[in-house]
């Protein structure tokens, strides 16, 4: 506006993307085989375990410990990622990108 038919818009609610927060998981950890070095060293792969569970299982520093041999050890950065769950926000007057000015 129309008059409940329909059509825009606004508001509210949800949902869902997105941001952050909490919890959960998983201890960014464990074991197994192979490999490499040796105190100015302590490394590199492979596979299993591990999660109502996908992925992922490294990085950075410390101390200790081995008298030269084959074996690592403990902390610490409340370092992240990914899964479900819950809170909060938010639909543009927010992000983002580019240009111009200013500081």
């Nucleotide at each position: 506006g129309a008059u409940a038919u329909c059509u825009c818009a606004a508001u509210u609610c949800a949902a869902u993307g997105c941001a952050c927060u909490c919890a959960u998981a998983u201890a960014a950890c464990c074991c197994u085989g192979a490999u490499a070095a040796u105190a100015u060293g302590g490394u590199u792969c492979a596979g299993g375990g591990g999660u109502c569970u996908c992925u992922a299982c490294c990085g950075g520093g410390a101390a200790g410990c081995c008298g030269u041999a084959a074996a690592c050890u403990u902390c610490c950065c409340u370092g992240g990622c990914u899964a479900u769950g819950g809170g909060u926000g938010u639909a543009a007057c927010a992000c983002u990108u580019u240009a111009a000015a200013g500081a």
A computed fold for a 103-nucleotide RNA from Calorimonas adulescens, annotated as Purine riboswitch aptamer. Taxonomically the source falls in Calorimonas (Bacteria, Bacillati, Bacillota, Clostridia). Its Rfam family is "Purine riboswitch aptamer". About the family: Riboswitches are metabolite binding domains within certain messenger RNAs that serve as precision sensors for their corresponding targets. Allosteric rearrangement of mRNA structure is mediated by ligand binding, and this results in modulation of gene expression. A class of riboswitches that selectively recognises guanine and becomes saturated at concentrations as low as 5 nM. In Bacillus subtilis, this mRNA motif is located on at least five separate transcriptional units that together encode 17 genes that are mostly involved in purine transport and purine nucleotide biosynthesis. It has also been shown that some members of this family are specific for adenine instead. Hence this family are termed purine riboswitches.